[in-house]
RNA sequence: CCGUGCUAGGCGGGGAACUAGCGGUGCCCUGUACCUGCAAACCGCUUCAGCAGGGCUGAAUCCCCUCUCGAGGCCCGCGUUCGCGGAUGCCGACGGGACGAGCAGUGUUGAGGAUCGGGUCCCGCGCAGCGGCGACGCGUGAACCACGUCAGGUCCGGAAGGAAGCAGCGUUAAGCGCUGCUCGCCGGGUGCCGCGGAUCGGCCUGGUCCGAGCUGUUCGACCCGGAUGGGCCCACGGGUGUCGUGGUCGACAGAGGGUGCACGG
Numbered sequence: 001c002c003g004u005g006c007u008a009g010g011c012g013g014g015g016a017a018c019u020a021g022c023g024g025u026g027c028c029c030u031g032u033a034c035c036u037g038c039a040a041a042c043c044g045c046u047u048c049a050g051c052a053g054g055g056c057u058g059a060a061u062c063c064c065c066u067c068u069c070g071a072g073g074c075c076c077g078c079g080u081u082c083g084c085g086g087a088u089g090c091c092g093a094c095g096g097g098a099c100g101a102g103c104a105g106u107g108u109u110g111a112g113g114a115u116c117g118g119g120u121c122c123c124g125c126g127c128a129g130c131g132g133c134g135a136c137g138c139g140u141g142a143a144c145c146a147c148g149u150c151a152g153g154u155c156c157g158g159a160a161g162g163a164a165g166c167a168g169c170g171u172u173a174a175g176c177g178c179u180g181c182u183c184g185c186c187g188g189g190u191g192c193c194g195c196g197g198a199u200c201g202g203c204c205u206g207g208u209c210c211g212a213g214c215u216g217u218u219c220g221a222c223c224c225g226g227a228u229g230g231g232c233c234c235a236c237g238g239g240u241g242u243c244g245u246g247g248u249c250g251a252c253a254g255a256g257g258g259u260g261c262a263c264g265g
Base pairs, nucleotide, nucleotide: 001265002264003263004262005261006260009057010056011055012030013029014028015027020046021045022044023043024042034054035053036052037051038050063258064257065256066255067254068253072249073248074247075246076244077243078241079240080239081238082237083236085234086233090230091229094225095224096223097222099220100219101218102217103216104215105214106213112210113209114208115207116206117205118204119203120202122197123196124195125194126193127191128190130187131186132185133184134183135182136180137178138177139176140175146171147170148169149168154163155162156161
């Protein structure tokens, strides 16, 4: 150096999360990489940190180490946005007061004020009206079980005479109806009504007195209050960024180095 047979190793790795920690299943990245079974309130393990069974490859493109590059993840900071809370000396919608100016209306046919009354609102009583009930009045009103009179007929009697009594006629009870000049009781979403009380505020209105302003609107400046509004500030939490000579882990890829045993030629 060549050949044969083996062994260590390898047959994917990484991030976040979970976990005392490690690895796996699940998510994401890388990109192609043996098979079967197990598993998120999970499964298996303990620093040589998945377990169990089977298969392939095998000392190098393939295994191990270092460096470079770097997909991607995570953390921090900053920006931005949203939510919640705090604080508030800022702004300020809006409200009120007083002032000035303009415009409009009204006013000596009396503004406005003062005063004396009335009304509006409430309470009580009365009156009227309406409604209901009752009394009174009139009408009607009983096949028999109401009254009077009772033709005919019936009954008692030898007769004289007597008895009950239907229809009809007259009358009446309960009931029903009508009218209301009337009377009594009760009631109210009744009233251009009367009396008394209460109120003495607002509004309307009448008399008397004083006698020139009063009302509305716009603008300006001032004072007071001022949000369930907004802004600034502080703190916390969520989202987001093509942000950062920021931190950390880091797949893939590139470069360099390292690693056996036996036999035969």
A computed fold for a 265-nucleotide RNA from a Chloroflexota bacterium, annotated as Bacterial large signal recognition particle RNA. Of the family's consensus pairs, 93% are formed in the model. Lineage of the source: Bacteria > Bacillati > Chloroflexota. It matches the Rfam family "Bacterial large signal recognition particle RNA". Gene Ontology terms of the family: signal recognition particle, plasma membrane targeting and SRP-dependent cotranslational protein targeting to membrane, signal sequence recognition. It was read from a public genome assembly, where an Rfam model found it. Model confidence (mean pLDDT): 78 of 100.